This is a predicted structure of a 73-nucleotide RNA (transfer RNA) from an Anaerolineales bacterium.
The organism belongs to Anaerolineales, within Bacteria.
Rfam family: tRNA. It is annotated as a transfer RNA.
């Protein structure tokens, strides 16, 4: 320098051919249970890497960038 892949809550992760409330786990908070803690149960809050484009509508498609992983020279 070039090629390929990836980026979604604090962490890990699902999201089929673009569709109206983005999934689950864990951690956190509140409540219940318990003499108390833990476990367990219920509820809550929390996310689409950045900038453009296409579209009635983009996490998803296109372009560029950033970061990471792998490969070629």
């Nucleotide at each position: 320098u070039c090629c390929u892949c990836a980026a979604u809550a604090g962490u890990c992760u699902a999201g089929g051919c673009g569709g109206u409330u983005a999934u689950g786990a864990u951690a956190u908070g509140u409540g219940g249970u318990u003499u108390u803690c833990a476990c367990c149960c219920a509820c809550a809050a929390g996310a689409c890497c950045c900038g453009g484009g296409u579209u009635c509508g983009a996490g998803u498609c296109c372009c560029g960038g950033u970061u990471g992983a792998g490969g070629a020279a």